[in-house]
Molecule: RNase P RNA; transfer RNA
Organism: Polyangiaceae bacterium
């Protein structure tokens, strides 16, 4: 870094769920019989069918995503690839769009933290006097010290009063041209003296994507009530709803909201065979499509699949031991103890993540 | 099933990128015959753990984690 396994058979005792026969008027009881957790069922972070709401229109706002290419129903997943990065390596790692679109921040120390600027020096010129390795003034500089996480491209020469992309060669940067590649980069030439520090897990801008709600979704039946009371708004000037914060547009509209009491709180369906699982052949580097074959049975209501005991096999840790090594030690095999982990479907899927015991393989020290 | 927050010193809570603070409580010392009140001075922090972003993280991020809590149906 993968890839598998989640002990096996048997017997006795129990649990849910579904079919049958008998008995009982009838709750129900007995017999026989089929079937019964996971690799993560969790977490509930993405996706996404499925259902219902206008088949869900416009703009603002919000929210996700972020190299390029593919794979998907679809994704923040997966596969390939480019780049950066980290290691002596095999290897492994990556929230990797834009900082010349604006706006903000960059402590402390420093001259200066971003249209420059100049503390210590280095130079040139003048002026003093105590004439020196002095001091003052005006200028030149950005090599050298020095602060910092970061100091206005970097080492080297040449040039100078000293210096400086000022000049040059290489490097590093942008820009152009070509070639290579769907691309994303990549190579090569040229060409500019360099002009744009850093942060966007700061605010932003770009580009793409996102309508809401969620099996208590929705659908049928039974059942019960108070056609007592108070109080507000509304019936074409229209209340309230159409379940995303705000607006337009659209629809539906005779009902709606509060106080205070009172009723019901049962059953059916939804409900599992499904973008499904082996296995073969094609196509593709793959993911992953496409085609033939074949297999399948929780599903329940707050909730069932345990538990003893035996024999088997694997792992440990004792004791013995053929046998092997110069030795430390290693040990088929034999025998007794002993331990097996995380962890419970609740409408399904697809992935992430995170908890977890054993084996075995592949690569590194 | 949807949604939203908190964890900082022994208690309560501040801080929201640049050195962690405040009342109470707690230690000594003044004060008093003692004690309480006052008053000076001190201690004491993995900022719930992990891990990224950045020079620099209590702060910002986590489709990482452990613990509490609140709302609606």
């Nucleotide at each position: 870094g993968g890839u598998g396994c989640a002990g096996a058979c048997g017997a006795u005792c129990g649990c849910c769920c579904g079919g049958g026969c008998g008995c009982g008027c009838g709750a129900g009881c007995g017999c026989c019989u089929g079937g019964g957790a996971g690799g993560a069922a969790a977490g509930u972070c993405c996706g996404g069918g499925c259902u219902c709401c206008a088949c869900a229109g416009g703009g603002c706002a919000g929210g996700a995503u972020g190299c390029c290419g593919g794979g998907u129903a679809a994704c923040g997943c997966c596969c390939g690839g480019u780049g950066a990065g980290g290691g002596a390596a095999a290897c492994c790692u990556c929230g990797a769009g834009g900082a010349a679109a604006g706006u903000g921040c960059c402590a402390c120390a420093g001259a200066a933290a971003a249209c420059a600027a100049a503390c210590c020096g280095c130079c040139c010129g003048u002026c003093g006097c105590u004439c020196g390795u002095c001091g003052g003034c005006g200028g030149g500089u950005a090599a050298g010290g020095g602060u910092g996480a970061a100091a206005c491209g970097g080492u080297g020469g040449g040039g100078u009063a000293a210096g400086a992309g000022c000049c040059c060669a290489c490097c590093g940067c942008g820009c152009g041209a070509u070639c290579g590649g769907c691309a994303a980069c990549g190579g090569u030439c040229g060409u500019g003296g360099c002009a744009u520090g850093g942060c966007a897990a700061a605010c932003c801008c770009c580009a793409u994507c996102c309508g809401g709600a969620g099996c208590a979704a929705g659908a049928c039946c039974a059942c019960g009530u108070a056609u007592a009371g108070g109080g507000g708004c509304g019936u074409u000037c229209g209340a309230g709803g159409g379940c995303u914060g705000c607006u337009c547009g659209c629809c539906c509209g005779a009902g709606c909201c509060c106080c205070a009491g009172g009723g019901u709180a049962g059953g059916u369906u939804g409900c599992u065979g499904g973008a499904g699982g082996c296995c073969c052949g094609c196509g593709g580097u793959a993911a992953c499509g496409c085609g033939g074959g074949u297999c399948c049975u929780a599903g329940a209501g707050g909730a069932a699949u345990g538990a003893u005991c035996g024999u088997c096999a694997g792992c440990g840790a004792c004791g013995g031991a053929a046998g092997g090594g110069c030795g430390a030690c290693c040990g088929a095999c034999c025998g007794u103890c002993g331990a097996c982990a995380c962890a419970g479907a609740a409408c399904c899927c697809g992935g992430c993540u995170u908890a977890c015991g054993c084996a075995c393989c592949c690569u590194g020290c | 099933a949807g949604g939203c927050g908190c964890g900082u010193a022994g208690c309560u809570c501040a801080g929201c990128g640049g050195u962690a603070g405040a009342g109470c409580a707690c230690u000594a010392c003044c004060u008093u015959g003692a004690c309480a009140c006052g008053g000076u001075a001190g201690g004491g922090g993995u900022c719930g753990u992990u891990g990224g972003u950045u020079c620099a993280a209590u702060c910002c991020c986590a489709a990482a984690u452990c613990g509490c809590g609140c709302c609606u149906a």